The RNA shown here (transfer RNA) has 73 nucleotides and comes from a Chthonomonadaceae bacterium.
Rfam family: tRNA. Rfam classes the family as a transfer RNA. Rfam describes the family as follows. Transfer RNA (tRNA) molecules are approximately 80 nucleotides in length.
Model confidence (mean pLDDT): 80 of 100.

[in-house]
RNA sequence: GCCCUCGUAGCUCAGUGGAUAGAGCAACCGCCUUCUAAGCGGUUGGCCGUUGGUUCGAUCCCAACCGGGGGUA
Numbered sequence: 001g002c003c004c005u006c007g008u009a010g011c012u013c014a015g016u017g018g019a020u021a022g023a024g025c026a027a028c029c030g031c032c033u034u035c036u037a038a039g040c041g042g043u044u045g046g047c048c049g050u051u052g053g054u055u056c057g058a059u060c061c062c063a064a065c066c067g068g069g070g071g072u073a
Stems, first nucleotide, its partner, number of pairs: 001072007010025004018056001027043005049065005
């Protein structure tokens, strides 16, 4: 250089054209407990890597670029 793959919450990941985008863990608040842990309930946190295109409509499809991983001479 070329090819493949991944990029979504602090972390690990779902979602794959249509409703203000979800789960677990973490954080915070509360319940329980003599206290802590465990358990239970709740809250906060994202404009989906960037830019452009397709579309009535894009996290999702296409292109380029950026970054991680793998392959190849």